Context: one part of a larger RNA
RNA sequence: CUCUCUCUAAGGAACUAGGCAAAAUGGUACCGUAACUUCGGGAGAAGGUACGAUCCGGUGAAUAGCCGGAUUCUCAGAAACCAGGCUUCCGCGACUGUUUAUCAAAAACACAGGUCUCUGCAAACCCGUAAGGGGAAGUAUAGGGGCUGAUGCCUGCCCAGUGCUGGAAGGUUAAGGGGUGGUUUGAGAUCAUAUCAAGGACCUAACCGAAGCCCCAGUGAACGGCGGCCGUAACUAUAACGGUCCUAAGGUAGCGAAAUUCCUUGUCGGGUAAGUUCCGACCCGCACGAAAGGCAUAACGAAGGAAGCGCUGUCUCGGAGAGAGACUCG
Numbered sequence: 001c002u003c004u005c006u007c008u009a010a011g012g013a014a015c016u017a018g019g020c021a022a023a024a025u026g027g028u029a030c031c032g033u034a035a036c037u038u039c040g041g042g043a044g045a046a047g048g049u050a051c052g053a054u055c056c057g058g059u060g061a062a063u064a065g066c067c068g069g070a071u072u073c074u075c076a077g078a079a080a081c082c083a084g085g086c087u088u089c090c091g092c093g094a095c096u097g098u099u100u101a102u103c104a105a106a107a108a109c110a111c112a113g114g115u116c117u118c119u120g121c122a123a124a125c126c127c128g129u130a131a132g133g134g135g136a137a138g139u140a141u142a143g144g145g146g147c148u149g150a151u152g153c154c155u156g157c158c159c160a161g162u163g164c165u166g167g168a169a170g171g172u173u174a175a176g177g178g179g180u181g182g183u184u185u186g187a188g189a190u191c192a193u194a195u196c197a198a199g200g201a202c203c204u205a206a207c208c209g210a211a212g213c214c215c216c217a218g219u220g221a222a223c224g225g226c227g228g229c230c231g232u233a234a235c236u237a238u239a240a241c242g243g244u245c246c247u248a249a250g251g252u253a254g255c256g257a258a259a260u261u262c263c264u265u266g267u268c269g270g271g272u273a274a275g276u277u278c279c280g281a282c283c284c285g286c287a288c289g290a291a292a293g294g295c296a297u298a299a300c301g302a303a304g305g306a307a308g309c310g311c312u313g314u315c316u317c318g319g320a321g322a323g324a325g326a327c328u329c330g
C1' cells in the first nucleotide's frame, strides 16, 4: 500500500453527477394515526408507552399458557443472533405480471377494458405443391386482424388527395366471337405479258365482349390534414371588432418553457444565505392536442426528478485498531 472488518473528538451531506456506500430504523402488546380515496384503502401512516427476575392470587391436571397484585436487583431486561428508516411534492406507467440467457428490468411489452373491421361454417385467417391439418370437436355473447390500454370526464372540424365500401348510366378495355377487305398460290384462259374461279395459306376492318380504371356516392377509434396578411377602442399597450387572400377544412375541449420550449438559466412567485434542477403560475405552443388518444386520477413501482426529519468517516481530515495479503527467509 491492497482487501475484509471495528471504533472515532467537534461538525453532520459541507462529499458527490447523485446520500453511492455506510450509519440509522427494526420484535411483541397497547394507545394513537392526516391529506386524499375508486370507500377496499392510504396504514406497520406518522407519533408514543410498556417489556427483567422472584413471590402470591385467579383460571387450570399443572412448577404450561393467560390474567391480576406485590417485592426486588449487579437493570444495556425486544440485553446475543435475528430484526421496516420515515415523511412531502412532481413527471411516467393504472395495477400483479413480461423483457434484451452474457453491459439496458424501464416510462418499453403485456394486461383487463374500449373501439374499428373481416368471418354464416366446407367460415374468415394460418401452415402445406397437394392430400391434409390448425381455427374447432368452436358457430357472431364465436373466431381472425388493426389501433388504443384500469377507472373518471371526454374524444371537436376536414371525405379535396390516398385507401376501403357501395353504385352502375356513360367513356376506356383483354382473351374470345365475328367476318369485311387485302396479299399469296394458281386449274383455266391467252402468241406472250397481264389477269384469274374453287380450294389452301397469311394479314386484317366493322360489330359483340367482364372485372378494373375513369365516373357517382359514403366512410376518420381508415392513411392522414387541421392557414396568411392588414387595420381598429378617449394615455400607452392590446384587440372583443372589421377587411382581404387562400383552403378539403383552418386546432374545439383540455393542457402548456412540458419525457415536447430553439431563443432559455424565458418572466413572476415558493423553497435556500446562495437553486441551469424542483414546485406553483403566466402563454410569446421555434415545433401540445383529443383512441400513433386529450386531461385528471386513489392504489401500486428494486423505475425517474425535487425537498425535509432522523442518521452517519460521504466529507471538513484525518487517526487508531483486528484479520488476510503484499515484503524477507524457507
Stems, first nucleotide, its partner, number of pairs: 001325008010316002014314001019311001027051005036041001038150001052072008085309006092301002097109002113148007125134003151296004156226003161223002163219005170214003176208002181203005188195001227245005254288001255285001266282005

Large-subunit ribosomal RNA, domain IV from candidate division WOR-1 bacterium RIFCSPHIGHO2_02_FULL_53_26, 330 nucleotides, folded computationally. The prediction has a mean pLDDT of 86. The RNAcentral record of the full RNA draws on ENA and SILVA.